Description:
This is a predicted complex of two RNAs, RNase P RNA and transfer RNA, with 436 nucleotides together. The prediction has a mean pLDDT of 77. It holds a member of the Rfam family "Bacterial RNase P class A". From the family's description: Ribonuclease P (RNase P) is a ubiquitous endoribonuclease, found in archaea, bacteria and eukarya as well as chloroplasts and mitochondria.

RNA sequence: CAGGCAGGCUGUGCCGCCGCGGAUGCCCUUGUGGCAUUUGAGGAAAGUCCGGUCUCCGCAGGGCAGGAUUGUGGGUAACGCCCACCGUCCGAAAGGAUAGGGAAAGUGCUGCAGAAACAAACCGCCUUCCGAAGCCUUGUGCUUAGGAAGGUAAGGGUGAAAAGGCGGGAGUAAGACCCCGUCGGUCCAGAUGGUGACAUCCGGACCGGGUAAACCCAAUCCGGAGCAAGGCCAAAUAGGGAAGAAGGAACUGCCCGUUCCGUUUGACUUCCGGGUAGGCUGCUUGAGGCUGCCGGCAACGGCAGUCCCAGACAAAUGGCGGUGCUCGACAGAAACCGGCUUACAGGCCUGCCUGUUUU
RNA sequence: GGAGCUGUAGCUCAAUUGGUUAGAGUACCGGCCUGUCGAGCCGGGUGUCGCGGGUUCGAGUCCCGUCAGCUCCGCCA
Numbered sequence: 001c002a003g004g005c006a007g008g009c010u011g012u013g014c015c016g017c018c019g020c021g022g023a024u025g026c027c028c029u030u031g032u033g034g035c036a037u038u039u040g041a042g043g044a045a046a047g048u049c050c051g052g053u054c055u056c057c058g059c060a061g062g063g064c065a066g067g068a069u070u071g072u073g074g075g076u077a078a079c080g081c082c083c084a085c086c087g088u089c090c091g092a093a094a095g096g097a098u099a100g101g102g103a104a105a106g107u108g109c110u111g112c113a114g115a116a117a118c119a120a121a122c123c124g125c126c127u128u129c130c131g132a133a134g135c136c137u138u139g140u141g142c143u144u145a146g147g148a149a150g151g152u153a154a155g156g157g158u159g160a161a162a163a164g165g166c167g168g169g170a171g172u173a174a175g176a177c178c179c180c181g182u183c184g185g186u187c188c189a190g191a192u193g194g195u196g197a198c199a200u201c202c203g204g205a206c207c208g209g210g211u212a213a214a215c216c217c218a219a220u221c222c223g224g225a226g227c228a229a230g231g232c233c234a235a236a237u238a239g240g241g242a243a244g245a246a247g248g249a250a251c252u253g254c255c256c257g258u259u260c261c262g263u264u265u266g267a268c269u270u271c272c273g274g275g276u277a278g279g280c281u282g283c284u285u286g287a288g289g290c291u292g293c294c295g296g297c298a299a300c301g302g303c304a305g306u307c308c309c310a311g312a313c314a315a316a317u318g319g320c321g322g323u324g325c326u327c328g329a330c331a332g333a334a335a336c337c338g339g340c341u342u343a344c345a346g347g348c349c350u351g352c353c354u355g356u357u358u359u
Numbered sequence: 360g361g362a363g364c365u366g367u368a369g370c371u372c373a374a375u376u377g378g379u380u381a382g383a384g385u386a387c388c389g390g391c392c393u394g395u396c397g398a399g400c401c402g403g404g405u406g407u408c409g410c411g412g413g414u415u416c417g418a419g420u421c422c423c424g425u426c427a428g429c430u431c432c433g434c435c436a
Base pairs, nucleotide, nucleotide: 001355002354003353004352005351006350007349008348009347010346012324013323014322015321016320017319018318020040021039022038023037024036025035026034027033028031042330046341047340049339050338051337052336053335054226055225056224057223061256062255063254064253066222067221068220069219070218071085072084073083074082075081086100087098088097089096090095101217102216106215107214108211109210110209122156123155124152125151126150127149128148129147130146132144133143134142135141136139164183165182166181167180168179169178184207185206186205187204188203190201191200192199193198230281231280232279233278240272241271242270243269244268247261248260249259251257274435275434276433288307289306290305291304292303293302294301295300325328360432361431362430363429364428365427366426369385370384371383372382378416387403388402389401390400391399409425410424411423412422413421
């Protein structure tokens, strides 16, 4: 210098005028008044995909069903999140991906091709028998092609996958089982290192297809609903009509169990009709931000100091003028936090890898 | 704040337990017919299965993430 990998930060600046939501103070003519001061969107405020705080429900019991998660250790209020490590795969490397328990409990599936897909004989190889042809050494002979019965998973071919692979020996009719070596894998036992997953080594037995993001099995966890939760006040009226109805109910589904309401004085469901579409609260000080030091590889934690930083309800955060530049992306709170994911013009910074050149 | 559904050809819909190259109608395109158009006849599939990734030998189908669209839910009695 070129190419690449990983991560972090920022995301129009300044000045003036006017306007809008909130808070505080003052003023009076107490009005949803005026004046002054101060404050006023985001890294994602988004999707609502996880986890919690908070609130209510019959303090939530038992069984079955259901859902979620899935290497190890740690972080955290908690998590399906984060960090570190292990294994596997990808990459030349920096690095990236990883739902990563069990297929030796059982069931299912495995198209096409192929003889055969979990048990198998198409070709090939071999044996026996049958009849035939040929040969000469005339035999219980040999060779060749055919037929029948069988053996064989060594070789060919099909396939993603063919019953561990490869080499050698022994063996056989041909083979296999078998033996030795080596590579791979499973299980058992041991040594060393590590908290552990695991790694390395050693010994023994064994060789068994794949698929669990198919059912399933194992382990761990899970009560439900949500600020339209909930509390207080106010307003309104036809607490009306029709049909069904013995069960119904925010305890997720089913059964049991408990409580409440109800069974013709009708709970509840559906339809029609009526009324109301108000106020206060919950509401923002919080697992909070910033700075420094300490502990930790890190996620993160501890201590000290300091700061207060939107709270609306048709819903504020805008407009105009000037000026600067690289001419400004995605987009806007609605109970609140921690994550994840998605959208995003541009700018800045840090670390690392590879290649080339120069020293 | 919460619940549910859908996405496949231009349009409306199919696709069995994951299996070869995803079909049907209509629209469209080409040819024939006609003086010309239409109708009719013959032929043709024109598709990133919303998107991205994964599992698997193999994905429209299974799993995860994501995007877009649509629907429903106030209170009193």